[in-house]
Molecule: FMN riboswitch aptamer (RFN element)
RNA sequence: AGCUCGUUCCAAGGUGAGGUGUGAUUCCUCAACCGGCGGUUAUAGCCCGCAACUCCUGUCAAAUCUUUAAUCAGGCAGGACUGACGCAGUGAAACUCUGCGGCCGACGGUAAAGUCCGGAUGAGAGGUGUGUUUU
Numbered sequence: 001a002g003c004u005c006g007u008u009c010c011a012a013g014g015u016g017a018g019g020u021g022u023g024a025u026u027c028c029u030c031a032a033c034c035g036g037c038g039g040u041u042a043u044a045g046c047c048c049g050c051a052a053c054u055c056c057u058g059u060c061a062a063a064u065c066u067u068u069a070a071u072c073a074g075g076c077a078g079g080a081c082u083g084a085c086g087c088a089g090u091g092a093a094a095c096u097c098u099g100c101g102g103c104c105g106a107c108g109g110u111a112a113a114g115u116c117c118g119g120a121u122g123a124g125a126g127g128u129g130u131g132u133u134u135u
Stems, first nucleotide, its partner, number of pairs: 001135002005131003009127002015031005032115002034105002036050004045103002054080007063071002085101005107118003
């Protein structure tokens, strides 16, 4: 230093004003704001991949039930799905920097939501410290 197993801690940000209306931080007008993790010759919301969210399958299973059947909280394993960028400049190298102009944003709730409330004091890509096995 690599490898094996265990363990500690950490791991998402952001809206105002006016208008209409019984009702809108959701619609309309104007003006703002935010960007998980790893990678990439050089720093990335929009290049590649991953997580989260949503859905499906299998399996275990608390509970309901006189039994069977059936329903089903939850755990585990696997799978599917998953948004958006151009130009110019510098340079050895940048869809990552600088300049200019653009674009995108799960599910449930509610007058239609990237920014409000909720699942979530959750989960997690992964980061980090430490112990350990082995080369």